[in-house]
RNAcentral holds the sequence, with entries from MGnify. Transfer RNA from a marine sediment metagenome, 71 nucleotides, folded computationally. It matches the Rfam family "tRNA". By type it is a transfer RNA. Its mean pLDDT, the model's own confidence on a scale to 100, is 82.
RNA sequence: UGCGGGGUGGUCUAAAGGUAAGACAUCUGGCUGUCAACUGGAAGAUGCGGGUUCGAGUCCCGCCCCUGCAG
Repeated sequence: UGCGGGGUGGUCUAAAGGUAAGACAUCUGGCUGUCAACUGGAAGAUGCGGGUUCGAGUCCCGCCCCUGCAG
């Protein structure tokens, strides 16, 4: 430098163009003599900038970052 794959809460993964879901973690209530476990609830995310569309995490363009291959 070229080509392919990827970037989503703190972490790990989902998501036919139509309310962004789950697990763990965190906070909080219950339970317990206390902690843990168990259990009810809450907060928390689409790399950046454009475009297409009634509507974009998803499609298109550019850039950044990670990774693999080639040189």